c-di-GMP-I riboswitch aptamer from a Desulfobulbaceae bacterium, 79 nucleotides, folded computationally. The sequence was found by an Rfam model in a public genome assembly. Taxonomically the source falls in Desulfobulbaceae (Bacteria, Pseudomonadati, Thermodesulfobacteriota, Desulfobulbales). The prediction has a mean pLDDT of 83.
[in-house]
RNA sequence: GUUGCAUAAAGCCACAGCCGUCGUGAGGCGGUGUCGGAAAGUCACGGGUCUCCAGAGAGGAGAUGGCCGGGCUACCUGC
Numbered sequence: 001g002u003u004g005c006a007u008a009a010a011g012c013c014a015c016a017g018c019c020g021u022c023g024u025g026a027g028g029c030g031g032u033g034u035c036g037g038a039a040a041g042u043c044a045c046g047g048g049u050c051u052c053c054a055g056a057g058a059g060g061a062g063a064u065g066g067c068c069g070g071g072c073u074a075c076c077u078g079c
Base pairs, nucleotide, nucleotide: 004079005078006077012037013036017032018031019030020029021028022027035066041072042071043070045069046068047067048064049063050062051061052060053059
C1' cells in the first nucleotide's frame, strides 16, 4: 500500500416524538431528542413501498439512500 474480517477506546451519524418552516401530498429543511448504525457517507441505476395526476385504465411526475440490491468514495484501532 491492497484485500478481508472485526470494532475495546476516542470519535461520527441521528429513528420515533416534539417545535418551527417549505410542499396538494408522500416527504424535505432547521432545532430538540437519541431507537439504532461499521459506511445510517454519496448516487434514485434496478426492485419494493408511499404520494399526486389519470380513472377501465394504460401510463406519467414525484418521495423514500435508516426497505432491499448495486455503483463510487472513505476515518481510527486491531487481526